[in-house]
RNA sequence: GGGCCCAUAGAUCAGUGGAAGAUCGUUGCCUUCGCAAGGCAAAGGCCGCGGGUUCAAAUCCCGCUGGGUCCA
Repeated sequence: GGGCCCAUAGAUCAGUGGAAGAUCGUUGCCUUCGCAAGGCAAAGGCCGCGGGUUCAAAUCCCGCUGGGUCCA
């Protein structure tokens, strides 16, 4: 330098055109003499950034940034 893949909640990930989710973690409550475990509830997201297509974009297209991998 070139090809391919990835970027979504604090962490690990799902979701691949039409109301953004799961698990763990965090906070509160219940339970206990207390802790842990367990039960219930809540908070937490510019869907990496900028454009384009579309009635509608996390999702499709282009560019950029960062990461991974292969080739040279």